[in-house]
RNA sequence: GCCCCCAUCGUCUAGCGGCCUAGGACGGUUCCUUCUCAAGGAACAAAUCGCGGGUUCGAAUCCCACUGGGGGUA
Numbered sequence: 001g002c003c004c005c006c007a008u009c010g011u012c013u014a015g016c017g018g019c020c021u022a023g024g025a026c027g028g029u030u031c032c033u034u035c036u037c038a039a040g041g042a043a044c045a046a047a048u049c050g051c052g053g054g055u056u057c058g059a060a061u062c063c064c065a066c067u068g069g070g071g072g073u074a
Stems, first nucleotide, its partner, number of pairs: 001073007010026004018057001028044005050066001052064003
């Protein structure tokens, strides 16, 4: 250089064009329970989906470029 894969709450992840004002687990905050802690229960906050453009009535999802990470190859 070329080819392939990946990028979504703090972390791990679901999603396969409309049911998504993006769900779950762990973690966080508050409350209940307890003499206290742990465990358990309830509620809440947190991602406009790496970035820019395109397609479409409609995009996290399809296409292109870029950035970052991983793998392969002369």